[in-house]
Context: one part of a larger RNA
RNA sequence: UGAAGGGGGCCCACACAAGCCAUAGAGCAUGUGAUUUAAUUCAAUACAAAGCAAAGAACCUUACUAGCACUUGACAUGCUGCAAAUCCUCUUGAAAGAGAGGUAUGCCUUCGAAAACACGGACACAGAUAGCACAUGGCUAUUGUCAACUCGUACCAUAAGGUGUUAUGUUAAGUCCCGCAACAAGCACAACCCCAUGUUUAGUUGUCACCAUUGAGUUUGGAAUCCUAAACAAACUGUCGGUGAUAAGCCAAAGGAAGGUGAAGAUGACGUCAAGUCAUCAUACGCCUUAUGCAAUGGGUGACACAUGUGCUACAAUGGCCAAGACAAAGGACCACAAUCCUACGAGGCUAAGCUAACUCCAAAAACCUGUCCUUACUUCUGAUUGCAAACUGCAACUCACCUGCAUGAAGUUGGAAUCGCUAGUAAUCACUGGUUAGCCAAAUGGUGGUGAAUUCAUUCUCAAGCCUUAUACA
Numbered sequence: 001u002g003a004a005g006g007g008g009g010c011c012c013a014c015a016c017a018a019g020c021c022a023u024a025g026a027g028c029a030u031g032u033g034a035u036u037u038a039a040u041u042c043a044a045u046a047c048a049a050a051g052c053a054a055a056g057a058a059c060c061u062u063a064c065u066a067g068c069a070c071u072u073g074a075c076a077u078g079c080u081g082c083a084a085a086u087c088c089u090c091u092u093g094a095a096a097g098a099g100a101g102g103u104a105u106g107c108c109u110u111c112g113a114a115a116a117c118a119c120g121g122a123c124a125c126a127g128a129u130a131g132c133a134c135a136u137g138g139c140u141a142u143u144g145u146c147a148a149c150u151c152g153u154a155c156c157a158u159a160a161g162g163u164g165u166u167a168u169g170u171u172a173a174g175u176c177c178c179g180c181a182a183c184a185a186g187c188a189c190a191a192c193c194c195c196a197u198g199u200u201u202a203g204u205u206g207u208c209a210c211c212a213u214u215g216a217g218u219u220u221g222g223a224a225u226c227c228u229a230a231a232c233a234a235a236c237u238g239u240c241g242g243u244g245a246u247a248a249g250c251c252a253a254a255g256g257a258a259g260g261u262g263a264a265g266a267u268g269a270c271g272u273c274a275a276g277u278c279a280u281c282a283u284a285c286g287c288c289u290u291a292u293g294c295a296a297u298g299g300g301u302g303a304c305a306c307a308u309g310u311g312c313u314a315c316a317a318u319g320g321c322c323a324a325g326a327c328a329a330a331g332g333a334c335c336a337c338a339a340u341c342c343u344a345c346g347a348g349g350c351u352a353a354g355c356u357a358a359c360u361c362c363a364a365a366a367a368c369c370u371g372u373c374c375u376u377a378c379u380u381c382u383g384a385u386u387g388c389a390a391a392c393u394g395c396a397a398c399u400c401a402c403c404u405g406c407a408u409g410a411a412g413u414u415g416g417a418a419u420c421g422c423u424a425g426u427a428a429u430c431a432c433u434g435g436u437u438a439g440c441c442a443a444a445u446g447g448u449g450g451u452g453a454a455u456u457c458a459u460u461c462u463c464a465a466g467c468c469u470u471a472u473a474c475a
Stems, first nucleotide, its partner, number of pairs: 001475002005470001007469004015459001019422002022419002026313008035303001064299003070293001073125001077124002079121003087102006127288001131285001136282002138277003143271001149186002152183002154163003169176001195262001197233007212219001236259001239253001241251003302441001315415001319374002322371002325368001331362003337354001342349002381412001386407004428451007
C1' cells in the first nucleotide's frame, strides 16, 4: 500500500419494512438438463445460461445423419487447348449426376486476333460453421449510471509510498462551500436529444366558432379553435420567510403548464471476472486436402419414464353467454394494403373502386356502459385431448404449419416450504400494432394507447455498493 474480519462509525439502494400483484399446485406453449437416437448440429451454465444467439427449422435455412455422387473442385487469380455463348429432345436416376442425339451463330475488327461465356488438361492453389476466446483484434455482458479513477509540478518520507482525493458541513454526484502543503489539470458526474406549456409563422390532404349549403365539414367562404411542424420563450433554488457559519445548502410558501435532476431515453470512467463470442467478421499457430472440402435426395434439429426455467389460459358471479351502444394512440401498405357488391354457418371465395398515403386501405379497439338469462354447480365455469368435414399458403403440409365448422369436454374449486416484480400515470388490468414470413407453430419480442390503485411510521434486522477508521493474522 492492498486484501480480509460472524470489528467500529457514516451513508445509500424496492435491500428490508409497509403494501399490491404474481411464481411454486393444474393444462398447454416454449427454452434447458438428463435420457434416447443413424442424427437428435453448435454455442450460452449462480447473480451476469435456460421465450438466450434464433427479427420466425416443412424444402431452403442447416452447420447434424443415411445411402447415392464429385476431386483444380460450389467460389477466386494465373497458364494452355478446343470452341462463341445459348437452346431443344431422348435414355437412366430419388435428385444431383451419367450417357446419346439435334438446332444455331452473335458483337467488334487494323482480318493477325480480341472480349465475354461454356467445356477439357497439368499445376500453383481454392475450400473448411474443423481445433484453440487460456495466443488475439473487434464487439458484448457484469460490477454500475455505482461515484469513483488518475496525472503534472511541489512538499513530506531512508524507501515502498503519502499529501492533493483527508477534516467541518452539503449533494443524486470527488456536487458545491469552507478550512488545510498543497496548487493546477484530465477521465467519469452534470450540461445535449425527446415529452409536458405558451407565443410567432404556415393553413393542405388536417380543423369548423360564425354565415350559407349538404344525406354527410359534403361544398363555397373563414384562419378564430383543434391539429400538424419549424423557430423562439419558459425553470435558474430566480422571489419571499425560516434555518445554517453572513457559505454551500436544507425546510416551508407564493406565482407557474411544469419546482428543486419536472418525466423518459441515449450516454457506461480507471479497472474486475484468463467472464462471453475463432459459428457475424477478422486473425496467429496447429490440423484436414479422392476429405474435417463440395453437390443433391430423404430424414433430423419437432424424439420423451423424468427434472427444471420463462410464459399463456384457467379454476368463475368484481363472473359467463346473448343483444344493443360509446371512446384511443402509435404503426404498416405497390409482386402491397384492399373498401364495396355477390356468395359461404365460417375460415374463405368471386369481383374490384381507391390509395406511392394528415387524402385511400389494414380497422372492428377491448376492457367499459345499458338490458335479458344463468344462481354456486365441476355448472350456460374452464377449454386440454380426440374424431369427422372443410379453407388458405406453397413444387410439397405424413414425419412437421396455420385457420374454420360440428361433435368430444381432461386436469383444475386459488396452490406446501420457499421465491419474483413494483414507489405513480407506476403496479395491476384491457386491447391495438410493427419487425422477421410464401405460410406460420407469436401464448415470444419491440412499440402504442384505454381504465387505474395500495403503501412507505422508519433504517433494528437480511442482502449488495461506497467513504473513513481500527486490533489481529496474510501478501

A computed fold for a 475-nucleotide part of an RNA from Eucalyptus fibrosa, annotated as small-subunit ribosomal RNA, 3' major domain. The full RNA is in RNAcentral, with records from SILVA. Rfam family: Bacterial small subunit ribosomal RNA.